Predicted 3D model of a 146-nucleotide RNA (FMN riboswitch aptamer (RFN element)). The prediction has a mean pLDDT of 76. It matches the Rfam family "FMN riboswitch aptamer (RFN element)". Rfam links the family to the GO term FMN binding.

RNA sequence: ACCAGCCUUCAGGGUAGGGUGAAAUUCCCGACCGGCGGUAAUGACGAACGCACGUCUGAGCCCGCGACUCGCUAUUGCAACUGGAUAGCGACUGACUUGGUGCAAUUCCAAGGCCGACGGUAAAGUCCGGAUGGGAGAAGGUAUUG
Numbered sequence: 001a002c003c004a005g006c007c008u009u010c011a012g013g014g015u016a017g018g019g020u021g022a023a024a025u026u027c028c029c030g031a032c033c034g035g036c037g038g039u040a041a042u043g044a045c046g047a048a049c050g051c052a053c054g055u056c057u058g059a060g061c062c063c064g065c066g067a068c069u070c071g072c073u074a075u076u077g078c079a080a081c082u083g084g085a086u087a088g089c090g091a092c093u094g095a096c097u098u099g100g101u102g103c104a105a106u107u108c109c110a111a112g113g114c115c116g117a118c119g120g121u122a123a124a125g126u127c128c129g130g131a132u133g134g135g136a137g138a139a140g141g142u143a144u145u146g
Stems, first nucleotide, its partner, number of pairs: 002146001005142006017029003031126002033116002035065004043056004060114002069091008078083001096112005118129003
C1' cells in the first nucleotide's frame, strides 16, 4: 500500500393557480419532482492566457443496481394460522426522439415528447399508510491475518 472482516454515521423529491362536483392535492386545464453506481466532450475553482495536472460538478427515459410486488424454502409460543414476523433464494421490475456542434454525445445546446410499486380514499409519481422500516451505496474509523 492492497484485499477480506468488524464498527459508526449518512443515504428521495414533488400538485402553485383554476374547473366540475355533495365529496377529488385522485377526474379535467395547468403546476411540480427525479435514489445509487457506471459511461461522458460540460461548467467552476486552483492569481491572468494556452497546454498539462488536481479538486468539485456532470443522463429520470444508455448500461447495471436498489425499493415495491409475487413465489419458494428455513426459522419463530406470535396467543392463533390458506396467517404474521425474520432470514435466504428466485421471479417481476417504467420511459426519447428530432435538429445543432463535433473525431466522438439517446449524457452537451435547442425543441418537442414520455415514465413513475402496493394498500386507503371520488380513480393518486406528488396526500395518508406499511415506514422511527428496508436499501443500492457514500464517508469515516479500526484490532488482526496474508